[in-house]
Context: one part of a larger RNA
């Protein structure tokens, strides 16, 4: 490269939009580029193959036929792709009607706990732990009651629940929003699907500037255990964890499983909506067991790991290695891209 893969053996991009590209429903005329069909023209010798023949064979060589699968005028055909005109609804997409849901931004507002301040009662402890101390307390702690302040997170509802493209999203209320469902069949009439580059999102931790800081808590101190203990444990702590406006752009970003479309036995539980006959149908959505089938199995199994299409990313021994230069990005940490020698 062919050919094979990509859940767990290498390998699915962290999600999304969406250019170009590639790929695309029905049916009518047409037009002939692709495609087929015929004929011609070239396809230089040599090589190939087949018959013949020459060196004693044979490798060699020589002589005729064919072939050189390729290109290209010119006649043609008109089933597909393609292109043009028409045209349909079933794919998309819009209109009504209904409905859901921790979707997303603001904004305000609710206890309950935790720390603090201040009085008030009271006295010798508290507080840790395997035991223990460091710590805190007679300058009155801890314990309780009062009344104040403050960050931050929302017990119980809560589910094997729901939503969201994915990161994710839970106290209540209220604005502004954005998706889905489901039932109608009223428009529009293939407007579809993917997506290299690109642009947005994008957990934590981390950086810049300002705010704020109750609690926890990387680092640090001190106690302690131990042969040591730069740990676990304990006692205190700062950055950080919060808000605001800019950065990073990674994750075991996972269902370790790319979107979409058609098809392919069943049972069983939920979520949201229809229809009735109220326990059964129908759609979408999360679960669980299972037929064919499919897989090395484990296992997948209409939420496919099944049977097929269509784009796209990705892999191709293990180590050197996500390492080196280069380069692009980034305040910086570093991310992105990514080798080779040399070894097994």
């Nucleotide at each position: 490269c062919u050919g094979g893969g990509u859940u767990u053996a290498a390998a699915g991009g962290g999600u999304g939009c969406g250019c170009a590209g590639g790929c695309g429903g029905g049916c009518c005329g047409g037009u002939c580029a692709g495609u087929c069909g015929g004929u011609g023209a070239u396809g230089a010798a040599a090589u190939g193959u087949c018959g013949g023949g020459g060196c004693u064979c044979a490798a060699c060589c020589c002589c005729g036929g064919c072939g050189c699968u390729g290109u290209u005028g010119c006649c043609g055909a008109a089933a597909c792709u393609a292109c043009c005109g028409g045209u349909c609804u079933u794919g998309a997409g819009a209109g009504c009607g209904g409905g859901u849901g921790a979707g997303g931004u603001g904004a305000c507002u609710g206890g309950a706990a935790u720390g603090g301040a201040u009085g008030g009662u009271g006295u010798a402890g508290c507080g840790g732990u395997g035991a223990a101390a460091u710590g805190c307390g007679u300058a009155g702690a801890g314990a309780u009651c009062a009344u104040c302040c403050a960050g931050a997170a929302c017990a119980c509802c809560a589910a094997u629940u729901g939503c969201g493209a994915a990161g994710g999203c839970a106290g209540g209320u209220c604005a502004c929003u954005a998706g889905c469902c489901c039932g109608u069949u009223u428009c529009u009439g293939a407007c579809g699907c993917u997506c290299a580059u690109g642009c947005a999102c994008g957990a934590a931790a981390g950086c810049g500037c300002g705010g704020g800081g109750a609690g926890c808590a990387a680092a640090c101190a001190g106690g302690a255990u131990u042969a040591g203990a730069u740990a676990c444990c304990c006692u205190g702590g700062u950055a950080g964890u919060c808000c605001g406006c800019g950065c990073c752009g990674u994750a075991a970003a996972c269902g370790a499983u790319g979107a979409u479309u058609a098809c392919u036995c069943g049972g069983u539980c939920u979520u949201g909506g229809a229809g009735c006959u109220u326990g059964c149908u129908c759609c979408a959505g999360g679960g669980c067991c299972c037929a064919a089938g499919c897989g090395a199995a484990a296992g997948c199994g209409u939420u496919a790991a099944g049977u097929a299409a269509u784009c796209c990313a990705c892999c191709u021994g293990g180590g050197g290695a996500g390492u080196a230069c280069g380069c692009u990005c980034g305040c910086a940490a570093g991310a992105g891209u990514g080798a080779a020698a040399c070894u097994c």